[in-house]
RNA sequence: UAGGUAUGGCAGAUAGUUGCCCACUUAUAGUGGGAGGAAAGUCCGGGCUGCAGCAAGGCAGGAUUCCAUCUAACGGAUGGCUGGGGUAACCCAAGGGCAAGUGCAACAGAGAGUAGACUACCCACUUUGGUGGGCAAAGGUGAAAGGGUGGUGUAAGAGACCACCGGUAUCUAUAGUAAUAUAGGUAGCCAGGUAAACCCAAUCCGCAGCAAGAAGUACCAGGUAAAAGCCUUGCAUUUUGUGUACUUCGCAUGAGUUAGUUAGUAAUAGCUAAAUAAGAUAAAUAACUAUCCUCGACAGAACUCGGCUUAUAGCCGUACCUAACCC
Repeated sequence: UAGGUAUGGCAGAUAGUUGCCCACUUAUAGUGGGAGGAAAGUCCGGGCUGCAGCAAGGCAGGAUUCCAUCUAACGGAUGGCUGGGGUAACCCAAGGGCAAGUGCAACAGAGAGUAGACUACCCACUUUGGUGGGCAAAGGUGAAAGGGUGGUGUAAGAGACCACCGGUAUCUAUAGUAAUAUAGGUAGCCAGGUAAACCCAAUCCGCAGCAAGAAGUACCAGGUAAAAGCCUUGCAUUUUGUGUACUUCGCAUGAGUUAGUUAGUAAUAGCUAAAUAAGAUAAAUAACUAUCCUCGACAGAACUCGGCUUAUAGCCGUACCUAACCC
């Protein structure tokens, strides 16, 4: 200098005039505040509210799946292990089980899985056409064909046996909390692929949602009704407005934010301090003028929080990798 990987921040600004919403107040005016990094999707997990009578067991349905840690919890995060991709920095994984069972893999091929005999080879017979037997090493088909190389042996062959290698199972040692890695030993055990195929194993899971729910006023009515998967066993017992309209509450102090410090590789946790940041309800933050600039993308809260996913103009950083050049 060029290309790349990971990650963080901002998201037009300033001033004036008029206008809108909320809170406070010395109250017909003044002070303060007024959409996001995703507010989006509604995909997960909660807080909160109400219901399900309690307990145990089973079935159905759903979710997760290597190890450790974090968290209120998660299907999330962090750090590792294994496998794959990349020269690398890094990225991805729906990462338990295929001899428990059932499936699927067109066609070709003898045979596609505890699956095989077509060509060839060997032996016996033979009318020389062939018949019976042996074999799975050579050839062929196929995406994939009974582990590989070399030997012994045989009628010809074959892990039938042997040496080495590979796989699988298991044991020991070292390192690690562990997943696992390395090394060594034993065993001829050699049992293909596929589970985001059905399935099996282990673990977990009540339902509905602020239009939840509570209160008040008015109208109407006197109903046997009242969502919560199903079944079995045992125990225990009741309650009353089911409707409509309006108003108020719920309504923002939070597993919260910011800063410092301690511990930790990190996610994160503890301690100290400071501040209190929208609350609308047919839906508030807009319009105009002037200046600056990177000339503005994606885009607007509706109970709330922790994640994930998706969209995104432009600008500013930090760390690392590769290549070339210079010192």

The RNA shown here (Bacterial RNase P class A) has 327 nucleotides and comes from Nitratifractor sp.
It is recorded under the gene name rnpB.
Its Rfam family is "Bacterial RNase P class A". Rfam links the family to the GO terms tRNA processing, ribonuclease P activity and dimeric ribonuclease P complex.
The sequence is in RNAcentral, with records from ENA.
The organism belongs to Nitratifractor, within Bacteria.
The coordinates come from a structure-prediction model, not an experiment, and the mean pLDDT is 77.